[in-house]
Context: one part of a larger RNA
RNA sequence: CUCUCUCUAAGGAAAUCGUCAAAAUAGCACCGUAACUUUGGGAGAAGGGGUGCCUCCUGAAAAAGGGGGUAGCAGUGAAUAGGCCCGAGCAAUUGUUUACUAAAAACAUAGGUCUCCACAAAGUCGUAAGACCAUGUAUGGGGGCUGACGCCUGCCCAGUACUGGAAGGUUAGGGAAGUUGGUAACCUGAUGAUAGGGGAGCCGGCGACCGAAGCCCCGAUGAACGGCAACCAUAACUAUAACUUUCCUAUGGUAGAAAAAUUCCUUGUUGGGUAAGUUCCAACCCACACGAAAGGCCUAAUGAACUGUGCACUGUCUCAGAGAGAGGCUCG
Numbered sequence: 001c002u003c004u005c006u007c008u009a010a011g012g013a014a015a016u017c018g019u020c021a022a023a024a025u026a027g028c029a030c031c032g033u034a035a036c037u038u039u040g041g042g043a044g045a046a047g048g049g050g051u052g053c054c055u056c057c058u059g060a061a062a063a064a065g066g067g068g069g070u071a072g073c074a075g076u077g078a079a080u081a082g083g084c085c086c087g088a089g090c091a092a093u094u095g096u097u098u099a100c101u102a103a104a105a106a107c108a109u110a111g112g113u114c115u116c117c118a119c120a121a122a123g124u125c126g127u128a129a130g131a132c133c134a135u136g137u138a139u140g141g142g143g144g145c146u147g148a149c150g151c152c153u154g155c156c157c158a159g160u161a162c163u164g165g166a167a168g169g170u171u172a173g174g175g176a177a178g179u180u181g182g183u184a185a186c187c188u189g190a191u192g193a194u195a196g197g198g199g200a201g202c203c204g205g206c207g208a209c210c211g212a213a214g215c216c217c218c219g220a221u222g223a224a225c226g227g228c229a230a231c232c233a234u235a236a237c238u239a240u241a242a243c244u245u246u247c248c249u250a251u252g253g254u255a256g257a258a259a260a261a262u263u264c265c266u267u268g269u270u271g272g273g274u275a276a277g278u279u280c281c282a283a284c285c286c287a288c289a290c291g292a293a294a295g296g297c298c299u300a301a302u303g304a305a306c307u308g309u310g311c312a313c314u315g316u317c318u319c320a321g322a323g324a325g326a327g328g329c330u331c332g
Stems, first nucleotide, its partner, number of pairs: 001327008010318002014316001027051002030048002036041001038148001052070007083311002086308002090303002095107002111146007123132003150297003154228003159225002161221001163219003168216003174210002178206006186197003230246001256290001268284005
């Protein structure tokens, strides 16, 4: 010097990104216990004083209670054994997760809602046989979104999607009256080379017309994908605009909440807390760019989570010191 511990005057977070670490609290029984609340909780809330041993009494005994006594600085005499209060955001909660840098506000959850499926079900795996679903049958099964409870969930169906409809338009393979090309049986030229005819057959091309779903079309649907404007002017101080007007659109953001896990400007402004506060809390609303199941807003309880104070406590610090053990180092 390094590590693991013990103690420390006075102060007590002045250290630090941050009370990180350490200290403090601690058992048992008694007294006592707030806001809030889903009436279960919160709660071991908080906060108090007690605790050994001997003897007597009550007690069946033990526990517990009462009286008296007693040595100590100290009686759960060592060891083991919650620190607490207040405020905010998030997630209801218990649970799950990145085996080896993330345990969380992420995932899941009960609950809510939409949608598909009548059983040889839908859905999934497989080329198939077959299998799961399920030895289940709509109070069932699959999928999507949301995420306890409470109060609620606004407007828009123009676009996309899904779904219903069938009048009209368009429309495939296929069929097909017909038309056309090739080949050519066959006929004639006495026969042959060959020439003329031939429209049966076979092989092709085109094809009026018939013709489903789909698409066009007509509706519906937002807890489907999604979307939810702009500019003038106006009140008897000023300011502001309840009111009025214009334009565009499918409709112009309702309730609630808001410098927020969302606010760039921004350390917004005001108030609180501090001697001093880019954080925090309460408001305001001028929302670059909240907003209603990619849910909105409250919310008791819960959280090895995040954030801001306070009390207690302390070597975190002022500012270091002393000691023990192990190692390093020196010598052997």

A computed fold for a 332-nucleotide part of an RNA from Dendrobium catenatum, annotated as large-subunit ribosomal RNA, domain IV. It matches the Rfam family "Bacterial large subunit ribosomal RNA". Gene Ontology terms of the family: ribosome and structural constituent of ribosome. Its mean pLDDT, the model's own confidence on a scale to 100, is 83.